[in-house]
Molecule: c-di-GMP-I riboswitch aptamer
Organism: Alphaproteobacteria bacterium
RNA sequence: UCCUCGAACAGGCAAACCGUCGGCAACGGCGGGACGCAAAGCCACCGGCCUCAGGCCCCCGAUGGGGCGAGGCAGCGGGGCUGCCGAA
Numbered sequence: 001u002c003c004u005c006g007a008a009c010a011g012g013c014a015a016a017c018c019g020u021c022g023g024c025a026a027c028g029g030c031g032g033g034a035c036g037c038a039a040a041g042c043c044a045c046c047g048g049c050c051u052c053a054g055g056c057c058c059c060c061g062a063u064g065g066g067g068c069g070a071g072g073c074a075g076c077g078g079g080g081c082u083g084c085c086g087a088a
Stems, first nucleotide, its partner, number of pairs: 005086002012037002017032006035075001041081003045078003048073005055068005
């Protein structure tokens, strides 16, 4: 110094819930708040889960259902990129 690793220190993030704004919704932004987190930093590439107002198609008695498609979750797992501290 690097890899594995995760004791300590510094610094960091922030679940539920509440307020407010956006969205049809899943959910997201901001403020409060901390369950937790060593990538709980970033990316929907693979699997998974969640949503569906409008559009197209199908079924249907239907304001109902399904498909296409569109979207969300990076704090579900894998993968990729980047990164703070430094004991064993």